[in-house]
């Protein structure tokens, strides 16, 4: 130097906010229900991690087989990090980002 691969994928959490739902203030109507508001309402539904958690896969290595795979046992690494900006009802540890800037 130059070529190939892998760093993906699901689910949760951390954490996030109010579109729905419930919770509540007020009004009207007075079991029902409507109206308007509040996330400085514990929740559900939902958004969620490159540096969190777990599975599944792959991958090596043994064994075992009807040769179709099946079991175990390993790996599956390392990772400080703004300010602003983007979506979607809004927001964040989403996405600009393994960035910009550190060491």
């Nucleotide at each position: 130097g130059c070529g190939g691969g892998g760093c993906g994928c699901c689910c949760c959490u951390a954490g996030g906010g109010u579109u729905c739902c419930g919770c509540u203030g007020c009004c009207g109507a007075u079991u029902c229900c409507g109206g308007u508001g509040g996330g400085u309402c514990u929740g559900g539904u939902c958004c969620g991690a490159g540096a969190g958690g777990g599975g599944a896969g792959a991958c090596g290595g043994c064994g075992c087989u009807u040769c179709g795979g099946c079991g175990c046992c390993g790996u599956u690494c390392c990772a400080c990090g703004g300010c602003g900006g983007g979506a979607c009802a809004a927001a964040a540890g989403c996405c600009c980002g393994g960035g910009a800037g550190g060491c």
Molecule: Guanidine-I riboswitch aptamer
Organism: Kribbella albertanoniae